[in-house]
Molecule: Bacterial RNase P class A
Organism: bacterium
């Protein structure tokens, strides 16, 4: 100087002058859409709604199947299909990156066309023997295919073949070392596959429904099921109450077992909490860790509406694009990128004009 990888941070600042939400302390002529003063006011993704959670009802505790989810190890979190360090794999020169990464030796599928054959075989060729009609032997050569007795290579053969041997791949439910572990080194055996983002099998895991959950209030409207049977005991009989038991019913995502209760409400419409939204919170230092993060201390409190506030304007500076030219000035445009909270959180995944910085990787010049 150039191409790239990874990872952070911004994405408008300063003043005025009006204006909107909410709280908090006041004022009034007093419930108001009144005023005054002070604080505070949309994101890194608030988007997608893909996961996990808090919290809220069912419901009072629970077990089965069934269904769904995850699948390399080991750590991190509340948790998770996230995150971090690894192991193998794939790609790349490389920094990195991507990975649906258990099992095919528990069973059952499938591998089209083509070929001669895809859970087994011999079309064409080789070599042998012929009675010339074929018979035996082969899978090295040829062909077809994604994929044909593990690959080249060399010995040996009547011609070949892991038949032997070198070297290499795969597999293994074998053995010795290393390592928590996945696994990795070495050695020994075996070698007709692939496929599980094809059913299955294995091991973890998971109750459902979700702020429009749900909780109260009304002097407010409006519907309707139903008002358990039996059996035995006790209470002076009937009646009625009680107990226990059986059936029946109601409630718990589906299904069964159980378990509580014993006729259980139901819908609408208004209003106020839910929601000063204090939280697995934010931040700054020091320890601990290779990291994810952890603990300790100190500071801080940062939207709460409810057809839905969070904004306009004008100077100025700062970016941005074009001209001109004195390479740093002047002039003119632009509100300047994706993109607006709604119960709160931790992720992933997506979109992003522009600008800033950090680390490492390749090529090419100089010194």
């Nucleotide at each position: 100087g150039g191409a790239g990888u990874g990872c952070g941070c911004u994405g408008g600042g300063c003043g005025a002058u009006c204006g909107c939400a909410g709280c908090a302390c006041g004022c009034g002529g007093a419930u108001c859409g009144g005023u005054g003063u002070g604080c505070u006011g949309a994101g890194g993704a608030a988007a997608g709604u893909c996961c996990g959670g808090g919290c809220u009802u069912c419901a009072u505790c629970g077990g089965g199947c069934a269904a769904g989810g995850u699948g390399c190890a080991g750590g991190a979190u509340a948790a998770c299909g996230u995150c971090c360090u690894g192991u193998c794999g794939g790609g790349g020169c490389g920094a990195c990156u991507c990975g649906a990464a258990g099992g095919a030796a528990a069973g059952u599928g499938c591998c089209a066309c083509a070929g001669a054959a895809a859970c087994a075989u011999a079309c064409c060729g080789c070599c042998g023997u012929u009675u010339c009609g074929a018979c035996g032997g082969u899978a090295a050569g040829g062909g077809u295919g994604a994929a044909a007795u593990c690959g080249u290579g060399a010995g040996g053969u009547a011609a070949g073949a892991g038949c032997u041997c070198a070297c290499g791949g795969a597999g293994c439910u074998c053995c010795g070392c290393g390592g928590u572990g996945a696994c990795g080194c070495g050695g020994g055996c075996u070698c007709g596959g692939g496929u599980a983002a094809a059913c299955c099998c294995c091991a973890c895991c998971u109750g459902a429904a979700g702020c429009a959950a749900g909780a109260c209030u009304c002097c407010u409207c409006c519907g309707a099921u139903c008002c358990g049977u039996c059996g035995u005991g006790c209470g002076c009989a009937a009646g009625c109450g009680u107990a226990c038991g059986a059936c029946c019913g109601a409630g718990c995502g589906g299904c069964c077992c159980g378990c509580u209760c014993g006729u259980a409400c139901g819908g609408a419409g208004a209003g106020u909490c839910g929601c000063a939204u204090c939280g697995a919170g934010g931040u700054a230092a020091a320890c601990g860790g290779u990291g994810a993060c952890g603990u300790u201390u100190g500071c801080c409190c940062c939207a709460g509406a409810g057809a839905g506030a969070u904004g306009a304007u004008c100077g100025u500076c700062g970016c941005u694009c074009g001209c001109g030219c004195u390479u740093g000035c002047g002039c003119g445009a632009g509100g300047c990128a994706c993109a607006g909270a709604a119960u709160c959180c931790g992720g992933c995944u997506u979109a992003c004009a522009g600008g800033c910085g950090c680390a490492c990787u390749c090529c090419g010049c100089g010194c």